A computed fold for a 185-nucleotide RNA from a Bacillota bacterium, annotated as Lysine riboswitch aptamer. It was read from a public genome assembly, where an Rfam model found it. Of the family's consensus pairs, 100% are formed in the model. Model confidence (mean pLDDT): 78 of 100. It matches the Rfam family "Lysine riboswitch aptamer". About the family: Riboswitches are metabolite binding domains within certain messenger RNAs that serve as precision sensors for their corresponding targets. Allosteric rearrangement of mRNA structure is mediated by ligand binding, and this results in modulation of gene expression. This family includes riboswitches that sense lysine in a number of genes involved in lysine metabolism, including lysC.
RNA sequence: AGGUGAGGUAGAGGUCGCGGUAGCCAGGAGUAGCCCGUUGGAGCAGGGCAGCUACGAAGACGGGUGAAAGGGGCAACCGCCGAAGUGGGUGGGCAGCUUCGGCCUUCCUGCUGGGCCUGAAUCGAAUAGGUUCAGGACUGUCACCGCCGGUUAACCGUGGCCGGUGGUGGAGCGCUAUCUCACGG
Numbered sequence: 001a002g003g004u005g006a007g008g009u010a011g012a013g014g015u016c017g018c019g020g021u022a023g024c025c026a027g028g029a030g031u032a033g034c035c036c037g038u039u040g041g042a043g044c045a046g047g048g049c050a051g052c053u054a055c056g057a058a059g060a061c062g063g064g065u066g067a068a069a070g071g072g073g074c075a076a077c078c079g080c081c082g083a084a085g086u087g088g089g090u091g092g093g094c095a096g097c098u099u100c101g102g103c104c105u106u107c108c109u110g111c112u113g114g115g116c117c118u119g120a121a122u123c124g125a126a127u128a129g130g131u132u133c134a135g136g137a138c139u140g141u142c143a144c145c146g147c148c149g150g151u152u153a154a155c156c157g158u159g160g161c162c163g164g165u166g167g168u169g170g171a172g173c174g175c176u177a178u179c180u181c182a183c184g185g
Base pairs, nucleotide, nucleotide: 003183004182005181006180007179008178009177010176011175014081017080018079019078020077021076023074024073025072033065034064035063036062037061038060039059043052044051046099047098048097049096084112085111086110087109088108089107091105092104093103094102113139114138116136117135118134119133120132121131122130123129141170142169143168144167145166146165147164148163149162150161151160152159
């Protein structure tokens, strides 16, 4: 000088990288709900309890009044590069109570490098968007192989290293740089 293993630190992938926050806008929607009238005639939310209801339930029509949430766009700020998402399991919370289901959240575990397009299913008011599966090209990284160029040594060749390009393949428990410790030569 270089090699192997362990641990730490700092970085890169993108000009739609990932996520969060409140603000504005569209949309939800002239919808739900509430009130009045007509009709209707005994039920009302998944089940049960409670509650409402012949002083008229569900449903339908007409009139009046009239929201909200999740999700989306904009720019700003913040945290980051398993960023994050999701399948399964466990604990807790939400809605009058309980239960099925739904939503939020902690932990464990499996999968996915990343964004895009197409198709199917699902959530959703939605053709927006999310998730899963399958397919397609793109992109970043590493490994192997081919070609070209540079560098090392006086020159040439070989080899090593670096860069470009083409092909194939792998996965983030990865990759690059650096520090410490240990091992062997």